[in-house]
A computed fold for a 1407-nucleotide RNA from an uncultured bacterium, annotated as small-subunit ribosomal RNA. The coordinates come from a structure-prediction model, not an experiment, and the mean pLDDT is 81. The RNAcentral record of the sequence draws on ENA and SILVA. It matches the Rfam family "Bacterial small subunit ribosomal RNA". Gene Ontology terms of the family: ribosome and structural constituent of ribosome.
RNA sequence: GUUAAAUCCGGGCUCGGGACGAACGUGGGGGCAAUCCUUAAUACAUGCAAGUCGACAGCGGAAACAUUUUGCUUGCAGAGUACAGGAUGAGUGGGCGAAAGAGGUAAUAAACACGUGGGGAAUUUGCCUAGGAGUGGGGGAUACAUUCGGAAACGGAUGUUAAUUCCGCAUAUUUUCUUAGACCGCAUGGUCUAUGAAAGAAAGACGGGCUUUGCGGUCGCUCUUGGAUAAUCCCAGGGCAUAAUAAUUAGUUGGUGGGGUAAAGGCCUACCAAGACAAUAAUACGUAGCCGACCUGAGAGGGUGAUCGGCCACACUGGGGACUGAGACACGGCCCAGACUCCUACGGGAGGCAGCAGUAGGGAAUCUUCCACAAUGGGUGCAAACCUGAUGGAGCAAUUCCGCGUGAAUGAAGAAGGUCUUCGGAUCGUAAAGUUCUGUUAUUAGUGAAGAACAAAUCGAGGAGUAACUGUCUCGAUUUUGACGGUAACUAACCAGAAAGUCACGGCUAACUACGUGCCAGCAGCCGCGGUAAUACGUAGGUGACAAGCGUUGUCCGGAAUUAUUGGGCGUAAAGGGAGCGCAGGCGGUUGGAAUAGUCUGAUGUGAAAGCCCACGGCUUAACCGUGGAAGGUCAUUGGAAACUGUCCAACUUGAAUGCAGAAGAGGUAAGUGGAAUUCCAUGUGUAGCGGUGAAAUGCGUAGAUAUAUGGAGGAACACCAGUGGCGAAGGCGACUUACUGGUCUGUAAUUGACGCUGAGGCUCGAAAGCGUGGGUAGCGAACAGGAUUAGAUACCCUGGUAGUCCGCGCCGUAAACGAUGAGUGCUAAGUGUUGGAGGGUUUCCGCCCUUCAGUGCUGGAGUUAACGCAUUAAGCACUCCGCCUGGGGAGUACGGCCGCAAGGCUGAAACUCAAAGGAAUUGACGGGGACCCGCACAAGCGGUGGAGCAUGUGGUUUAAUUCGACGCAACGCGAAGAACCUUACCAGCUCUUGACAUCUUCUGUUCACCCUAGAGAUAGGGCUUCCCCUUCGGGGGCAGAAUGACAGGUGGUGCAUGGUUGUCGUCAGCUCGUGUCGUGAGAUGUUGGGUUAAGUCCCAUAACGAGCGCAACCCUUAUUGUUAGUUGCCAGCAUUCAGUUGGGCACUCUAGCGAGACUGCCGGUGAUAAACCGGAGGAAGGUGGGGAUGACGUCAAAUCAUCAUGCCCCUUAUGAGCUGGGCUACACACGUGCUACAAUGGACGGUACAACGGGUAGCGAGGGCGCGAGCCUUAGCAAAUCCUAAUAAGCCGUUCUCAGUUCGGAUUGUUCUCUGCAACUCGAGAGCAUGAAGCCGGAAUCGCUAGUAAUCGCGGAUCAGAAUGCCGCGGUGAAUACGUUCCCGGGUCUUGCACACACCGCCCGU
Repeated sequence: GUUAAAUCCGGGCUCGGGACGAACGUGGGGGCAAUCCUUAAUACAUGCAAGUCGACAGCGGAAACAUUUUGCUUGCAGAGUACAGGAUGAGUGGGCGAAAGAGGUAAUAAACACGUGGGGAAUUUGCCUAGGAGUGGGGGAUACAUUCGGAAACGGAUGUUAAUUCCGCAUAUUUUCUUAGACCGCAUGGUCUAUGAAAGAAAGACGGGCUUUGCGGUCGCUCUUGGAUAAUCCCAGGGCAUAAUAAUUAGUUGGUGGGGUAAAGGCCUACCAAGACAAUAAUACGUAGCCGACCUGAGAGGGUGAUCGGCCACACUGGGGACUGAGACACGGCCCAGACUCCUACGGGAGGCAGCAGUAGGGAAUCUUCCACAAUGGGUGCAAACCUGAUGGAGCAAUUCCGCGUGAAUGAAGAAGGUCUUCGGAUCGUAAAGUUCUGUUAUUAGUGAAGAACAAAUCGAGGAGUAACUGUCUCGAUUUUGACGGUAACUAACCAGAAAGUCACGGCUAACUACGUGCCAGCAGCCGCGGUAAUACGUAGGUGACAAGCGUUGUCCGGAAUUAUUGGGCGUAAAGGGAGCGCAGGCGGUUGGAAUAGUCUGAUGUGAAAGCCCACGGCUUAACCGUGGAAGGUCAUUGGAAACUGUCCAACUUGAAUGCAGAAGAGGUAAGUGGAAUUCCAUGUGUAGCGGUGAAAUGCGUAGAUAUAUGGAGGAACACCAGUGGCGAAGGCGACUUACUGGUCUGUAAUUGACGCUGAGGCUCGAAAGCGUGGGUAGCGAACAGGAUUAGAUACCCUGGUAGUCCGCGCCGUAAACGAUGAGUGCUAAGUGUUGGAGGGUUUCCGCCCUUCAGUGCUGGAGUUAACGCAUUAAGCACUCCGCCUGGGGAGUACGGCCGCAAGGCUGAAACUCAAAGGAAUUGACGGGGACCCGCACAAGCGGUGGAGCAUGUGGUUUAAUUCGACGCAACGCGAAGAACCUUACCAGCUCUUGACAUCUUCUGUUCACCCUAGAGAUAGGGCUUCCCCUUCGGGGGCAGAAUGACAGGUGGUGCAUGGUUGUCGUCAGCUCGUGUCGUGAGAUGUUGGGUUAAGUCCCAUAACGAGCGCAACCCUUAUUGUUAGUUGCCAGCAUUCAGUUGGGCACUCUAGCGAGACUGCCGGUGAUAAACCGGAGGAAGGUGGGGAUGACGUCAAAUCAUCAUGCCCCUUAUGAGCUGGGCUACACACGUGCUACAAUGGACGGUACAACGGGUAGCGAGGGCGCGAGCCUUAGCAAAUCCUAAUAAGCCGUUCUCAGUUCGGAUUGUUCUCUGCAACUCGAGAGCAUGAAGCCGGAAUCGCUAGUAAUCGCGGAUCAGAAUGCCGCGGUGAAUACGUUCCCGGGUCUUGCACACACCGCCCGU
C1' cells in the first nucleotide's frame, strides 16, 4: 500500500533498508586493496608440486694443484705418474624428511566430531632445551659385476666388498618382577630407600694442537631425570528436524580370570549373573563438517559456516588390511578386492589432479598449461648450497571495496535546432558557440627508489671456557645477493584535447507533457493500467535518482509484536479438551532453627590469533595494514552474605479433611403400585356418512363405520402442581411407595496438622441416531405405498406404514456436548428479586425488619473491550497448572497408525490456488418485517380505451430512397405551431470546384435590369445598354467578373468528451451547514420523542444552540367592494330615433389604475393553561377561498452534437454547392393516441333564446347580386372597446320517425364541380347528386376524474398560399360518490433484519 460505500479491529500478501564467492541485461577511462567451480567427492591429456646429505659408505670419475718428461727462445702445446684431488654421473647401501610442516576438498559423520570447562594417581612424545652418566669389545650380510628369462614391468642364479647397515657379548642410577621399610594423599593409590633376576651404543665424521699411552673443540650416538611442543583417553553441561519413529538391546549391562594397547575400558575372549537405556525422547528415519566468526537486528534473536584462523574427516570406491616409524593404518607408500582408463608381442603389466596451471563434461556461473626462490617459512646438510605450483609476484575478470577523473571561470543575440503552446510565448538554457585559464589522469621524454636482513669469505676486536692453543660464540669493517621492474614516486613538455551511462517519472516513491495504439500490442513488486483525448503500453522532449556503474533475478535478515523469553492471544475475528477421577510433572499456608543447591557479591584462572569497537601510527587520502587497549561466558575454582526459592529439623491452625447437631432436593440403582388418555377386542343402542384439507382426494363405512354405553386386553408416557424453582461433574433427571446409595449446605469448633491446587499420558462417565443378541410393540414414525400441490415435486400437506422409539445384556464415543466463556485461590461500588439454612429484633397469630452463609436471576459503577458487551456467578485486578490458535480454499480430505462387528471415530498433511477470507459497528438501499401517515393509490361513483370504420404516430416489411432523432412510467396527434414544389437533411439523373456563404491579396471593369436561342432546369451562347456614390481630383467606398492560395463548407461521427436547455422522481417535504457535545472512528446529535399540520407547519420536551436551500408568504388571475377616469363602453331619469342613432349624463354595467377586505381576528368546546382542532357568529369569500407561475440537495453516463454553441476525429473536383424529378404519403401485419358511431336522454325538419377568449391591411370583409351548394361578382367600413370575423351549439317550443342494421351509422366508390397555388398524377381541402361497408355498447386487461370538477355543447387562435378528428385557449349546460385505509401502486418518518452498496433488475447455490 492492499479486504469496505465509508469506519475500527483482526489478518494475510506486497514494498521501501542492508548483505552476497553471485548470475543476467546494458554501458564502460585510470589506479589501489581483495576475491574467483556454491553445480559432477564427475573423468582427466601434458608439465611441475619432496627431497637432501660425498663432513656415513661402495663403484665410475673431469679440471686445477703437485711432480716427471717431450716439442721448444721466455712462453705455448702435448704426454706420464700418485694410498693425491673429488666437480660431477647413474642407480645403490645408510641417515633424516616424506605422518605434528605446507597444499586441496566437504563426500561421510547427529558422533566426545566440534566448541566451553574440567580430569588422567590410566598415557606417549623424533627433532628442540636443561641436568646427569656413558660412547668398551667382537661377528655377519648386501648393492656393484657376470650370466639367464621376459615385449615390458621385472625376476632368477653365481661370485666379491664397505659403512653412522644388521646381530650377539660386557657395563648401567633405567624398566618389569620379588622381599623389607619410610613418608604422603583423593577411594583405587602415589613417591622414596635397600635387596635379588632379564635388555644399549657409530673405537662415528670433520678440522686443530701436539707428535702423542694421550688432549680438547664442533656435529653426532646411547641411557636417564625434567621442561617445552605435539598427541591420545575420560567426564559434565551446549548447539538440527520428525512421535504420522515408543519401545530398543545378547558382547547387550555388570562381575571374575586371561589377552591386548603408549594407556583406562566388553577393546577382545572364557565363565557367571540378568541386567542396561528410554516420554528430561532411547531406537529409527531425514538433513548437515563443527567453531572463531560473517550478514542482519535497538536488543533478544534469526540466517550462514566462501576467502583468513583452530579442530575433525576424506584422498578412484558409501571396500578391507597391515608394514615401517616418535608419529600413519599414510593424497603424490605397500598388499588384496571392485569399478573405470591406458599399454601389450595376449603370456602379462601400468594408473589415481578433492596439489599448481590446464582439458572435457555439467551449469545461470568462476581465471594463466606465467615469473622467481630476491623476501617469509619449511626439508636436508657443519656449511656453501639444493629442493619448495608453500610463498612472493605478475596476467585475466568492474566480481567486491576504496579513491580520482571526464574540466574551471566568464558568457543573453536568451543564437540555431528540438519539444510543447492558450500562437502571446515557454523550455532544453549559461547549457552551447565565443573569450580567458588549469593540466589531475591519459601520452611522450628524463631521473629513479624502499622492500637487503642474513648467511658466507677476509680482516680486526672482545667475553666465557681450557693447563694451554686452535676452534666455537659476540661485535665492527669490506666484498656480495631483487622475481616484481626501469615498477612506485618525482621532474619536464603538450593539447580541453582522449574519457557517461543506467534506471525511473499513476500511488506506495523523488520526478510530466506531446504523439502513436485502441481490452489490440503490451506493462505489472502490490493495488492495478489499456475498450479513440492513456502523466501506467511504445516513441520523443523534459524531469528525478544513482553514477563507472545502473537495473533485474536469486538467497538471507529486517520491517513481522506475523511463533510474542524480552513481546501476542482463545465469548462473537483462528483458538477452552464433552465431563470428571487421577500416576508422573509443575506450583504451593504461618513461625523458629540448621545448612548453602538456586540467588547476590569479591578474587583468581581461562575465554588462541585474526575479526568487531576505541586510541595512536604507516601507505599523497581511503579501502588496506601495524601497535596498544577494551570487549566477549548459562565457564571453572575459591572467599563471603543468608532476605527469598529449594533441602533437613521442630512447631502452629487460618487451607484441607474428620467428628457432633440439623436441613433441602425430578441426584443415582432396584422392586412394587396407581389413575387419566390413545388404540384394539367383545356386546348393546343407532344410521349414513366418517375422516381429512387452503381446497380436495387416497382411506374407513349398509358385511353397519363415525358417535354413544358397559366390560376387557396391552404398551408407552406421567396433565394440574411447575417457578430465569431444585439436584447432579457433564450428558441429564419430573406419578406414588419401599429398600440400598452418592454428593451438597448450615451451625459448632472436639480431632488430624499442609494431608493442598492443577494435571501430559491413563482410566471412567457420556444426548440422540446407529450396531449385535433376546424380548416387547399402544401411540408416534425414517424407509416404502397411495392421494394431493406443482412446469416437474424422488419435498413441504393428507391417508396408511416397516425399522426404530420401550426392556435386559454388549458395542459405538460423537452433537450449536453452548454460557460458543478450562479448573483452583485471593482482592475489587451499589441496588433489587428468588431457593435452602442459621442468628437477632418485634409480634397473640399471620407476618415484618436487620445481619450472615451457600446457590440462582436482573439492573448498573469503576475497570476492561475492536466494538458489541462483561461487570463479586467478570470478559476487572493478580497468581498457579492444563488444553488450544497462527491468512482463505484444498480439508478435518489423502496416506500411515490406533480403536470399532460395521457405520465410522481419534491422530492428521502436501501439491495446487487466491489477495483476500473474517469480526464488530456506521450510513444508505432493500424485505412476500413491524408501527404511523399521505396521494383519484384502492374502495364508492361517473365516463372511457381494448371490439367497428376512419384519422394520426410508431414498429415491422418493402423500396433507388421510404432522411434523422425519441423507446417502461418519463418514446409512439412526440421534435413537426401544419412534407404537392420549396421545406428536405433522403434517392436517381444533370452540373460547379476558392466554391451557394465570410475575410485577406492582385488585376480588370462599372454593375443591375431587359430581349432572343438551346436545355427538364441549373446553366450556356448572343443581343441591347455603356448609366453607381463621395471627393480637398491625389484618392476613398460599394458592386460585378477573373486569378491565386490561405481558407470556406459539412443536418458527417462521438449527448459515454462538453456548455446550454429539458424531462423525471415531485410541488414529494425534504436536503444541509457553523459552533458545541457524544463516539478510537465511520458517524451521531441538531433533523429524534409527545402532539399538530397540506408542509422539517407550529408548540412542548430535549446536549444542543443557531443558520441556509426548500414549505408558506411576497407575483399574476378570479370571486366582493370603495375611489379615480368616462371613449370607441353604458343609459336610471330628460329629449329624440327604425336603431344609445343623436343631444345630454357618468348613477348603473363595463373597462383599468390605486385601494379595502380574511388574520383562526371574535365566541364556545376539546387539548398540557401550548400549538392546534371542532362548532358557531359576522361576512361576497373561512381556515393555504379557486386557479396559475414558482420545481431544494440530488437520481436516472435520462434526452438533445439535427435549435444553438463547442473539444477531438473524419470529408475537401466531395460526406461541400446548384437544379429537375421522385421519396418522407409505400402496406400482409402489430401497437399507441384520437374522431365518428352503434341510436328514442335519439335522428330529421321548422321556429326561437343566451356567451366568452380572440384575430384582422399581401388582411378581416358588411351590404347587394348570382349559384341547390362549395363558392363567384361588386364593394361600404375598419390598422379596431368604434368596422368585420360573428352564425353560436347543446337548450326551449312544435311536427315526424317507433326499435329496424332502421329516416341509426356514415366508411367506401362513381360522377359533376368549387377554392388555393407556377403546379393538386404520385399527394390538398371543400361542395352537389348517387352509393350506403363495418358497427346493435365491445374478452383478458386497462385509463381519466372529488366541483363549476367529470360528462356534454359549441366558439376562437397559432402554424398557414391551401391543407386539423391534433395542439393551445374560451365560455354554455352541469352531475354522482368518498363507509373507510384491510388490500394493489407510488411516496414520507421511525424501527428491525441483511452475506446487498452497480445497492433485490442485488448477491449467490447446485446440476